A computed fold for a 345-nucleotide part of an RNA from an uncultured bacterium, annotated as small-subunit ribosomal RNA, central domain.

[in-house]
Context: one part of a larger RNA
RNA sequence: CUGGGCGUAAAGGGUACGCAGGUGGUUUCAUAAGUCAGGUGUAAAAGGCAUUGGCUCAACCAAUGUAAGCAUUUGAAACUGUGAGGCUUGAGUAUAGGAGAGGUAAGUGGAAUUCCUAGUGUAGCGGUGAAAUGCGUAGAUAUUAGGAGGAACACCAGUGGCGAAGGCGACUUACUGGACUAUAACUGGCGCUGAGGUACGAAAGCGUGGGGAGCAAACAGGAUUAGAUACCCUGGUAGUCCACGCUGUAAACGAUGAGUGCUAGGUGUCGGCAAGAGAUUGUCGGUGCCGGAGUUAACGCAAUAAGCACUCCGCCUGGGGAGUACGGUCGCAAGACUGAAACUC
Numbered sequence: 001c002u003g004g005g006c007g008u009a010a011a012g013g014g015u016a017c018g019c020a021g022g023u024g025g026u027u028u029c030a031u032a033a034g035u036c037a038g039g040u041g042u043a044a045a046a047g048g049c050a051u052u053g054g055c056u057c058a059a060c061c062a063a064u065g066u067a068a069g070c071a072u073u074u075g076a077a078a079c080u081g082u083g084a085g086g087c088u089u090g091a092g093u094a095u096a097g098g099a100g101a102g103g104u105a106a107g108u109g110g111a112a113u114u115c116c117u118a119g120u121g122u123a124g125c126g127g128u129g130a131a132a133u134g135c136g137u138a139g140a141u142a143u144u145a146g147g148a149g150g151a152a153c154a155c156c157a158g159u160g161g162c163g164a165a166g167g168c169g170a171c172u173u174a175c176u177g178g179a180c181u182a183u184a185a186c187u188g189g190c191g192c193u194g195a196g197g198u199a200c201g202a203a204a205g206c207g208u209g210g211g212g213a214g215c216a217a218a219c220a221g222g223a224u225u226a227g228a229u230a231c232c233c234u235g236g237u238a239g240u241c242c243a244c245g246c247u248g249u250a251a252a253c254g255a256u257g258a259g260u261g262c263u264a265g266g267u268g269u270c271g272g273c274a275a276g277a278g279a280u281u282g283u284c285g286g287u288g289c290c291g292g293a294g295u296u297a298a299c300g301c302a303a304u305a306a307g308c309a310c311u312c313c314g315c316c317u318g319g320g321g322a323g324u325a326c327g328g329u330c331g332c333a334a335g336a337c338u339g340a341a342a343c344u345c
Base pairs, nucleotide, nucleotide: 003317004316005315006314007299008298012313014200015199016198017197021193022192023191025087026086027085028084029083030082031081033080034079035076036075037074038073039072040071041070042069048066049065050064051063052062053061054060090190091187092186093185094183095182096181097180102176103175104174105173106172107171108170109153114148115147116146117145118144119143120142124135125134161168162167205246206245207244208243209242210241214240215239219235220234221233222232257312258311259310260309261308262307265290266289267288268287269286270285271284272283273282274281275280294301295300318345319344320343327338328337329336330335
C1' cells in the first nucleotide's frame, strides 16, 4: 500500500457557507463513451505458470499450451454516462398562522454592593478552626434620609426555549436571520457532500481610546507550618465593562462529521395542526427517560443508533522523543497552523 477502523483503546476537522471535484429521484425515446460478447492483428526470444519428455533422480535441458493489455472490427442495450421530452415524492416558492434568553442598536427599571453628604448613636467593628494584620473617639460598625457610579439582572426557571457552532436570560421600541405547522396553489431534480477558499468562533491575551462599583492573577501584610514563594484572613494592580482592531485556541464534548432511507414498543415534556361537548385521541417537528431486535471487547447504544445500508469529506496505523526541531505561512507580540528524524523501550 492493501485491509481494518475513529463514544471510552490511536483516530470526527470548533462550526458553517461554498468554487472545483465526487455523487444523485421517477419515466419514455435516442445514442453507444463506459460495460458485455465474438473475430482479427500485435504482444521478439529467453524467463514465469501448466502438462509431457531427455540426461539413473534432481539441478539442468527440450517440446506443447497459456497472459492481461493495446489497436481494429462486428454486434448487445439491462445498468452508468450523454442528448431530447415528461412526472412529483427530493429541494425550493407562495398563502395563512402561532412559538422562541436567535442577532444588532437605542432607551428605561428595580434589588444589592461600594463611595460621598447629612441626621441618630457610642466603643467597638471586622475576620477565623483560633487569631492577627486591617478599620474605628479626627466618631467607625449599626441605623435613617439624600446623592454618585459601575456591573450583573433574584423570583419566573423547567433533563424548558432559540441558535451552525461559540453561545443567548430584567423591561420597551426599531431593524433583522432562521426554524415549525396547515393548505397542496406554483417551479420541476433546481439535490447531497465538499479538497483548497471565505466567514463566524468561549475564556485568557495584545493595540488605541474610554470606564472602573464589586470581584480579583501579580504584589504587600497577617496567620498556618519544620518550611509555606500555597490552602485561610486583611488589602490590592492588571484584568473583568464599553468602542474599534488583532489573536484563532479550549475536556470548542454528545469526547459520537454531514446528508438520505429503512428497522418492536412504553412514558414525560415543548411548539403547531386535526377530531371530539369534554376526558382524550391522532398527526408533524423538537427535546428527555426506559426498553426489544440488532450491535458492542465490555460499559453501553438502541427511530435524537454506537442497528441495517448508500453518498461525500476529515482523521488513525505501538509508547517515548514531540505537537518538539527545522523550513514555510500567518501574527504587533504571546503564539497559531503545517510538522519530522536520530535515539530509545
It matches the Rfam family "Bacterial small subunit ribosomal RNA".
The RNAcentral record of the full RNA draws on ENA, Greengenes and SILVA.